[in-house]
Predicted 3D model of an 84-nucleotide RNA (transfer RNA) from a bacterium. It matches the Rfam family "tRNA". The family's RNA type in Rfam is transfer RNA. Its mean pLDDT, the model's own confidence on a scale to 100, is 80.
């Protein structure tokens, strides 16, 4: 300094003609089961506010397009690869 390829809950990752996010696993939290622990098994787990019912927020940042953006375009920050 070119060129490519990525960045999404606590971790790994989906989600591709652009259709309204977090499938699936992991981990955690509760209970169940056990003398106690493993395993197992049911339920719950994205942040915030809220007693609660429910509000609102969120794909690295910032910005356009579009009725509707993780996803398509700009700008920009990191992180891999590869060229010179």
């Nucleotide at each position: 300094g070119c060129u490519g390829g990525g960045g999404u809950g606590g971790u790994g990752a989906a989600a591709u003609u652009g259709g309204u996010a977090g499938a699936c696993a992991c981990g955690c939290u509760a209970c169940c089961u056990u003398g106690a622990g493993g395993u197992g098994g049911u339920a719950g787990u994205c942040c915030u506010c809220g007693c609660a019912a429910g509000a609102g927020g969120u794909u690295g940042c910032a910005g356009g397009u579009u009725c509707a953006a993780g996803u398509c375009c700009u700008g920009u920050u990191c992180c891999c690869a590869g060229c010179a």